[in-house]
Molecule: small-subunit ribosomal RNA
Organism: uncultured bacterium
């Protein structure tokens, strides 16, 4: 000193929690030992047993125990008397202190400081005088009675420091008379006369103790005032002894204290009275103070003693261990009546979370009684339980590495516990045990206590735990566990890899004590005096007049409240603070010193205020002028609507997005003419004016309020603000009465729609409008109280003056006042605000103090109601807000793209069939893909295998690696038994060698391992799809912003493009875009065989067949060539773009391959790799059948068609591009054919596959379920393979199904392109309608970007950020 927590991030605002520190604690869990101090915070609840206040014989009578003398004596003993014992009574003094304990109590109770000239005070101190003569009773005792007790009653004796009488007496009271002196008032000393009044006590025995009286001290009390300290105003009025005066009573004194008259006052927004809470202080606790909570212990004061009430004793009580009464309770009782008060000290019960011993002792301090010795004292010195708190000490020192064992974690290599330990040497403080043994006492006297304290012994020996390790906040790992169980101060953590449960191991802090819990301060500037704040984050009253306060111009004098300065005095002790001191140290005890404030006194006079005088700039008044929808009330006027009347005139009108509802043939609308009624008052018209604010608009009068400007005459701080008060105060609404044209809540139809109590039509009552009243609200806003000064400048406007100029008017300058814009500096979280301030001071009011609950509820006030006003609280929540920032979205703009729409051509969605999904089935029907971007996808090919799935049937170091160890060869091959896996027997036996052995391979054993398409794509790695071939991602440095961030990348242009050019606080680069790369379209060169074949020869039925040729074709390298490169227009002299020339190709010439920064927890653990987790005679491993092909169904993606642009027959052409040796097969021959026999050729620019086929040319068919279509079927036949039931393909024959262009919808495709035609390849034994390729014939069509989907940039707006598939409301569960 701060820190966490709203956001995707960012500044601010605010709350909410944490990090300190305290405690009379208390709870868990742990406990060695001493000192010091603390201990019922509850139930002022009840209380059993002890005990806490008595004491004096030297007041006083009676009795009395013992010793001693003396007498008598009936020897038992009895009287006196002396020293003196004991207890009850009389009497005296104490019980009013000490000691507890907070109900009550907001009060002169407390503190603090004054006063009392209005009081009292026993015991004690000082002084001064006195203590003289009497008297009558009275308890103890005695005798009688009463009662159960408690105790009481009757008659007799007695004595006193008990009571009474009387005398003296001052300086004492009470009058009454003259004088002197003094005080802050009433007033009070002092001293003289005079009259009246009032006293005492002895005991003791030579010396002290009392006893009166009066005067002073001291000491304790009483009494008054001034200032201070607690909440509610949702408690505003309160008071009848109340408030005073005169006269009395009371009292120790004043006083309505009490009482008779009298007046009618007292208190109160500076909070009366009323609730509520509470002892009050010194101080404690915290904080830097200021403050803020708190009032145990200790000490001062007040107040209580069962609850209430009342007095007497007495110096003192209105009395805690006294009295009487009344109330509850509780006991005892013979039922008549009695007895009792722990909030003394222990101790019981109860309550509580919780709070101790029925100890010792008066030995020490104090304290009553007494001469005194002495008694008495739970006051008080001590001891006892409690870690409650503070302080101190210890649980070992010191070496020891092989870093031991165990433990845990590991990448297995090791790293940690950890010098810890074991061992080695040393010490002995507490505690144990034995000796010795105090202070505290000044002449004795010592409870504590054989204590503290010294000595010796003996052993590491008896002696640690608690909490926490996500972030705040210091300390991480492993296992379990799987939104469970749990945590958790706030934010948050747990859904299967959890540093946040839990449990270990390691850490981290504290340590006899650690954390929980509670409560307080403090962080919190979050009630802000110190030291906040109100435009938008909570907050400026709607608006004005004013009252009480508060605050206030210039100058002179003055006083001296405030202010300042000095001094006295008080601030108890303790405490805290500083310096010493004792206790071995600390706590802790002590000593000196010091400390806030308050009182009074003295001096100062700059500010403030008081009081006087003066000014004139503030503030008002006069005169002049002057704009103006400022306010009232009376009249006026034309336009529109409606509505009545007449005329013309017909079928419609009106109304919407389209429409009805309505109104018209009873003549509506439309027009024209007259009448009527009510409201409002086009144009001027504004960014204008007026007004405190609401708010004001047609024109005239009349009345009136306010500005503004000019003269500067006149008055002189008369002024600012304004709690409460008062007045104004939109619309809606209310009350009575008129008045109603037009609009128009509510109602009513129509319609919209899923519904439509809305929007939108038609109608329509209140209201609107008048006059008087009520009501008081608003986004009554500039969300921005009122008043003064001050602090750059520009440019409008509305109203005035004045200067310049000019015949004048205009134009210009200048200044004042209102309104509006931009803007400097200053301010602000930001945004903005800026002379109209949200700059920079003053003053005065109002309001705010998380969010929701709530501007609600109860209460008061207002109102005729409607409702205003003033305004909580329980609960809840980590938030709620402002400002700006970057996204994403928007049925917001703006530009622009894409076969995105639009135009167009085939098409899908019907229909059979194929394939994929879905779902159902089943023993299995094996996993995945899931909107675009899964679905003819993984799968370039499931009859076995494949296969992971099922049923059986089987193995168990294993089908496959590596390692030991023994044993042997071992595999094909053969026969056997089995579905087969396998098993059982025959044959048969390796290679290298230095002969020691090695090498591969097989069986058999024992374990380390194998092995799993078993789980998680949401732990992962590669790899892939998507947006998207869309034009876009970002970074250095620089500048701006307080910051997220911005700027560059925005802007004019232009492109396919963030492509490019020009501007620009930005300059530059990266990864994307385009080029490099491949194929194609021309050409040129070379090269020329298997490909070409022009010329030249041969030569055949034909044929580049042959020689030969390098001319074309064509293959193949290696160049050319297109670059807006020329020319015109456009454009900014750019980029560019239009057009045109040449050109094989013209503006990226088509096509491919290339896919920024991300997105989507996308797809994949079953392609591979891989982390954790499971399985381990199986979740593995092998065989055989079986499924992956089911089938009521639905859904995608093809095929084939529905015919004539076709079908069918026969004749006859032109490709590209690829495959071929366990291969591709040719001529030929057979079969209708599929295909067989057979083999020529070719590893192929050469043979082979290989017939391309639409197209062509001729002939038929004539619109029909057909000479389309060809599913489905049935026979027979081929082919592949170990086998084609379940389940390939192919052929012929026959069989001919549905289907005549397909709802809603929806896909492709902009040029060699859709469309149509075959053709070939991978995958393969066989199997293609699927996939990848090829070439052939070869269109239409684009106005154009409004719309629909997507997709770029800019902006706008946002309460969204898992981002509109979003956020939120409300009802119901």
């Nucleotide at each position: 000193a701060g820190a966490g927590u709203u956001u995707g991030a960012u500044c601010c605002u605010g709350g909410c929690u944490c990090a300190g520190g305290a405690u009379g604690a208390a709870c868990g869990c742990u406990g060695g030992c001493g000192g010091c101090g603390u201990g019922c915070u509850u139930a002022a609840c009840a209380c059993a047993u002890g005990c806490a206040a008595g004491u004096c014989g030297a007041a006083c009578g009676a009795u009395u125990a013992a010793c001693c003398c003396g007498c008598c004596c009936u020897c038992g003993g009895g009287c006196g008397g002396u020293u003196a014992u004991a207890g009850a009574g009389u009497g005296g003094c104490g019980a009013a202190c000490g000691g507890g304990u907070g109900a009550g109590u907001a009060a002169c109770a407390c503190g603090u400081g004054a006063c009392c000239a209005a009081c009292c005070u026993g015991c004690c101190c000082c002084u001064u005088g006195c203590u003289c003569c009497g008297g009558g009773a009275u308890a103890a005792c005695c005798c009688a009675g009463g009662g159960a007790a408690a105790c009481c009653u009757c008659g007799g004796c007695u004595a006193a420091u008990a009571c009474c009488g009387g005398a003296u007496a001052c300086u004492c009271c009470g009058c009454g008379c003259a004088g002197c002196c003094c005080g802050c008032g009433u007033g009070g000393g002092c001293g003289g006369c005079g009259c009246g009044g009032g006293a005492a006590a002895g005991c003791c025995c030579a010396g002290a103790c009392g006893g009166c009286a009066a005067g002073g001290g001291a000491u304790g009390g009483g009494g008054u005032c001034g200032c201070g300290g607690c909440c509610c105003a949702u408690u505003a009025g309160g008071u009848a002894g109340a408030c005073g005066g005169c006269g009395g009573g009371g009292u120790a004194a004043c006083g309505g204290c009490c009482c008779a008259c009298c007046g009618u006052g007292c208190c109160c927004g500076c909070g009366a009275u009323g609730g509520g809470u509470a002892g009050c202080c010194g101080g404690g606790u915290u904080g830097a103070g200021a403050g803020a909570c708190c009032g145990a212990u200790c000490g001062g004061c007040c107040a209580c003693a069962u609850u209430g009430g009342g007095a007497c004793u007495g110096a003192g009580a209105u009395a805690c261990g006294g009295c009487c009464c009344a109330g509850a309770c509780u006991c005892c009782u013979a039922c008549g009546g009695g007895a009792g008060g722990c909030a003394g000290c222990a101790g019981u019960g109860g309550g509580g979370a919780a709070u101790u011993u029925u100890g010792c002792g008066c030995a020490a301090u104090g304290g009553g009684g007494g001469a005194a010795a002495c008694c008495c004292u739970g006051a008080c010195g001590c001891a006892g339980c409690a870690a409650c708190g503070c302080c101190g000490c210890g649980u070992g020192c010191g070496g020891g590495a092989c870093g031991a064992a165990g433990g845990c974690c590991u990448u297995c290599g090791g790293g940690u516990u950890g010098u810890a330990a074991a061992c080695c040497g040393c010490u002995u403080u507490c505690a144990g045990c034995a000796g010795g043994g105090a202070a505290u006492a000044u002449c004795g006297u010592g409870a504590a206590g054989g204590u503290a304290c010294c000595u010796g012994c003996a052993g590491a020996a008896g002696a640690a735990g608690c909490u926490c390790c996500g972030g705040c906040u210091a300390a991480c790992u492993a296992c379990g566990u799987g939104c469970c169980a749990g945590c958790a101060g706030c934010c948050g953590c747990g859904g299967u890899a959890a540093u946040a449960c839990g449990u270990a191991g390691g850490g981290a802090g504290c340590g006899a004590g650690c954390g929980u819990u509670a409560u307080c301060c403090g962080g919190a500037u979050u009630c802000a005096u110190u030291g906040g704040g109100c435009g938008u984050a909570a907050a400026g009253c709607g608006c004005g007049c004013g009252u009480a306060g508060g605050c206030g111009g210039c100058c002179c004098g003055u006083c001296a409240a405030g202010c300042g300065g000095g001094g006295u005095u008080u601030c108890a002790a303790a405490u805290c603070c500083a310096g010493g001191g004792g206790c071995u140290c600390a706590a802790c005890c002590u000593c000196u010193g010091g400390c806030c404030g308050g009182a009074c006194c003295c001096c100062g006079a700059a500010c403030u205020g008081g009081c006087g005088g003066g000014c004139u700039c503030g503030a008002g008044u006069g005169c002049g002028g002057u704009a103006g929808a400022g306010g009232a009330a009376g009249g006026u006027g034309g336009a529109a609507u409606u509505c009545c009347c007449a005329g013309u005139g017909u079928a419609g009108c009106g109304g919407u997005g389209a429409a009805a509802u309505g109104c018209g043939c009873a003549g509506a609308u439309a027009u024209u003419g007259g009448g009527a009624a009510g409201a409002a008052c086009a144009c001027c018209g504004a960014u204008g004016g007026c007004g405190a604010a609401g708010g004001c608009a047609g024109c005239c009068u009349u009345c009136u309020g306010g500005g503004c400007c000019g003269c500067c005459a006149c008055c002189g701080a008369c002024g600012c603000u304004g709690a409460g008060g008062c007045g104004c105060g939109a619309a809606a609404g209310c009350g009575u009465g008129g008045g109603g044209a037009g609009c128009a809540a509510a109602c009513a139809g129509g319609a919209u729609u899923a519904g439509a109590u809305a929007c939108c039509c038609u109608g329509g009552u209140a209201g609107u409008c008048c006059a008087c009243g009520c009501g008081g609200u608003a986004a009554a806003c500039g969300a921005u109280g009122a008043a003064u000064g001050c602090u750059a400048g520009g440019u409008g406007u509305a109203g005035g003056a004045g200067g310049u100029a000019u015949c004048g008017a205009c134009c210009c300058c200048u200044u004042c006042u209102g309104u509006g814009c931009c803007g400097c500096a200053g301010u602000c979280a930001a945004c903005a605000c800026a002379a109209u301030a949200a700059g920079c001071a003053u003053u005065c009011c109002g309001c705010c103090u998380g969010g929701g609950g709530a501007g609600u509820a109860c209460g008061g006030c207002c109102g005729c109601a409607a409702g205003g006003u003033u305004g909580a609280a329980a609960c809840u929540c980590a938030a709620a807000g402002g400002a700006a920032u970057u996204g994403a979205c928007g049925g917001g703009g703006g530009c622009c793209c894409g076969c995105a729409c639009a135009a167009g051509c085939a098409g899908c969605g019907g229909a059979g069939c194929a394939u994929g999904u879905g779902g159902u089935u089943u023993a299995a029907u094996u996993c995945g893909a899931a909107g675009c971007a899964a679905c003819g996808c993984g799968a370039a090919g499931a009859a076995c295998c494949u296969u992971a799935c099922c049923a059986g049937g089987u193995c168990u170091u294993g089908a496959c690696a590596u390692c030991c160890a023994g044993c042997a060869a071992a595999a094909a091959c053969c026969u056997g038994a089995g579905a087969g896996a396998u098993c059982a027997g025959g044959c048969g036996u390796c290679c290298c060698u230095u002969c020691g052995g090695g090498g591969g391979u097989g069986c058999u054993g024992a374990g380390a391992c194998a092995g799993g398409u078993g789980g998680u794509g949401c732990a992962u790695g590669g790899u892939u799809g998507u947006c998207g071939u869309c034009a876009g991602c970002u970074c250095g440095u620089g500048u701006c912003g307080u910051g997220a961030g911005a700027u560059g990348u925005u802007g004019g242009g232009u492109u396919a493009a963030g492509u490019c050019c020009c501007g620009c606080a930005a300059c530059g680069a990266g990864c994307g875009c385009a080029a490099c790369c491949c194929c194609u379209a021309u050409c040129g060169u070379c090269c020329g065989u298997u490909a070409c074949u022009a010329a030249c020869a041969a030569g055949u039925a034909a044929a580049g067949u042959u020689g030969a040729g390098g001319a074309c074709u064509c293959a193949g390298a290696c160049g050319a060539g297109a670059c807006c490169g020329c020319c015109g227009g456009g454009g900014a002299c750019a980029a560019c773009u239009c057009g045109g020339a040449g050109g094989a190709a013209g503006g990226u010439g088509g096509g491919g391959a290339c896919g920024a920064c991300g997105u989507c927890a996308a797809a994949u653990c079953a392609u591979c790799a891989u982390g954790c987790c499971c399985c381990u005679u199986a979740c593995g491993a092998c065989c055989u059948g079986g499924g992956c092909u089911a089938c009521a169904c639905a859904c995608g993606u093809g095929c084939u068609a529905c015919a004539a642009u076709g079908g069918g027959u026969a004749c006859a052409a032109c490709a590209a591009a690829g495959g071929g040796a366990a291969g591709c097969g040719a001529g030929a021959c057979u079969g209708u054919a599929a295909a067989g026999u057979g083999g020529a050729g070719c590893g192929a620019a050469a043979c082979c596959c290989a017939g391309a086929a639409a197209a062509g040319u001729a002939c038929u068919c004539u619109c029909a379920g057909u000479u389309c279509a060809g599913a489905u079927u049935g026979u027979g036949g081929g082919c592949u393979g170990c086998a084609a039931c379940c389940c390939g393909c192919c052929c012929a024959c026959a069989u001919g199904a549905a289907g005549u262009u397909g709802g809603a919808g929806u896909u492709g495709c902009u040029a060699g392109u859709a469309a149509u035609c075959g053709c070939g390849g991978a995958u393969c034994a066989g199997c293609a309608u699927g996939c990848c390729g090829c070439g052939g014939u070869g269109a239409a069509u684009a106005c154009g970007u409004u719309c629909c989907c997507g997709g770029g940039c800019c902006u706008u707006g946002c309460a969204c950020a898992c981002a509109c598939c979003g956020c939120c409301c409300g009802u119901c569960a």